Notes:
This is a predicted structure of a 379-nucleotide RNA (Bacterial RNase P class A) from a Pseudomonadota bacterium. The RNAcentral record of the sequence draws on ENA. It matches the Rfam family "Bacterial RNase P class A". Rfam classes the family as a ribozyme. Lineage of the source: Bacteria > Pseudomonadati > Pseudomonadota.
RNA sequence: UAAGUAGGUCGGGUGACCGCUCGCCUACAAUGGCGGGAGGAAAGUCCGAGCUCCACCGGGCAGGAUGCUGGGUAACACCCAGGAGGGGCGACCCUACGGAAAGUGCCACAGAAACACACCGCCAGCGGCCAGCUUUAACGCUGGUGCGGGUAAGGGUGAAAUGGUGAGGUAAGAGCUCACCAGCGGCUGGGUGACCAGCCGGCUGGGCAAACCCCAUCCGGAGCAAGGCCAAAUAGGGGGACGCUUAAGGUGCCCGGCCAAUGUCCCCGGGUUGGCCGCUUGACCCCAGUGGUAACACUGGGGCUAGACUGAUGGUCACCGCUCUGAGCCGGGUAACUGGCUCGGAGUACAGAACUCGGCUUACAGACCUACUUAGCCC
Numbered sequence: 001u002a003a004g005u006a007g008g009u010c011g012g013g014u015g016a017c018c019g020c021u022c023g024c025c026u027a028c029a030a031u032g033g034c035g036g037g038a039g040g041a042a043a044g045u046c047c048g049a050g051c052u053c054c055a056c057c058g059g060g061c062a063g064g065a066u067g068c069u070g071g072g073u074a075a076c077a078c079c080c081a082g083g084a085g086g087g088g089c090g091a092c093c094c095u096a097c098g099g100a101a102a103g104u105g106c107c108a109c110a111g112a113a114a115c116a117c118a119c120c121g122c123c124a125g126c127g128g129c130c131a132g133c134u135u136u137a138a139c140g141c142u143g144g145u146g147c148g149g150g151u152a153a154g155g156g157u158g159a160a161a162u163g164g165u166g167a168g169g170u171a172a173g174a175g176c177u178c179a180c181c182a183g184c185g186g187c188u189g190g191g192u193g194a195c196c197a198g199c200c201g202g203c204u205g206g207g208c209a210a211a212c213c214c215c216a217u218c219c220g221g222a223g224c225a226a227g228g229c230c231a232a233a234u235a236g237g238g239g240g241a242c243g244c245u246u247a248a249g250g251u252g253c254c255c256g257g258c259c260a261a262u263g264u265c266c267c268c269g270g271g272u273u274g275g276c277c278g279c280u281u282g283a284c285c286c287c288a289g290u291g292g293u294a295a296c297a298c299u300g301g302g303g304c305u306a307g308a309c310u311g312a313u314g315g316u317c318a319c320c321g322c323u324c325u326g327a328g329c330c331g332g333g334u335a336a337c338u339g340g341c342u343c344g345g346a347g348u349a350c351a352g353a354a355c356u357c358g359g360c361u362u363a364c365a366g367a368c369c370u371a372c373u374u375a376g377c378c379c
Base pairs, nucleotide, nucleotide: 001375002374003373004372005371006370007369008368009367010366012320013319014318015317016316017315018314020037021036022035023034024033025032039350043361044360046359047358048357049356050355051223052222053221054220063219064218065217066216067215068082069081070080071079072078083097084095085094086093087092098214099213103212104211105208106207107206119155120154121151122150123149126148127147128145129144130143131142132141133140163181164180165179166178167177168176184201185200186199187198188197189196190195227277228276229275230274231273237268238267239266240265241264242263249259250258251257284303285302286301287300288299289298290297291296321348322347323346324345325344326343327342328341329340330339331338332337
């Protein structure tokens, strides 16, 4: 210098004018003054919690989630550290990473066969058949023949064909036998553990669980429109008291009585609507120290930072900054290229709280910082 890897920070500034919302001055209203007023993701609403209400003796089924080990945390599908496997020259990155020997299912096309299969090929050891020889005949011997049979070396198909390489062995072959490697099991040693190293043993079992399933652990439901408090008018409901007549209701033949209805007054609770609380001080933020590899924890000090519900946090102008680019001038360098000044042009992102936190994921113009890797050049 170029190309990268990991982690982190910022993500416009100043002024003027016009506005919005909340709080205080202020007991109420108006006006005025002063002060506060979005983010790293406020987003997606994907996980986990606090909080609230409902349900609940305890447990199970169904359903869902998680899935190497150890730790952190209020908790998690998050974070840290490690193991194994894979990728990269490397810094470093990725992994739903329990069980396929409980059972079921699937494995496209091709291929004989994708769990028991033989298409081409190989084989005369075995059975059969044919020819010859010998023999009284049979048995037998020799040669031929893949018809039966044996084989899974080799070819071919496929993502994958039942461990790989080599030697022995055999009719031909094959873990059939042996050596090494891989896998499995056991023992010993190390590690909290996942696992690692060494030795021994027999010789083997295709893949898929992000298919059903099995195993282990966890999970009651709904969500701030949760939920709580206060309250008017009108209409209606329930209860009580009083009154009751003149005519009219029911009961009864009729009167009285009782019931109902009407009237007045009082009480109760609910709905609609409105207001208040919940509401922002919280598993909070910053700094230092201690413990820990780290995530994180503890101790001490300091800080207060939006709270709407017709839903605020904005708009215009000027100057400056930053990035890219055009022209001109002055330089450096053999060149490629590059530095400074002046005048212009374009751009300045993603996006906006709504009960609150911890995470994850996704979006983002541009700028900067730290550590490290690889390659080239110079000293």

A source record names the gene rnpB.
The prediction has a mean pLDDT of 75.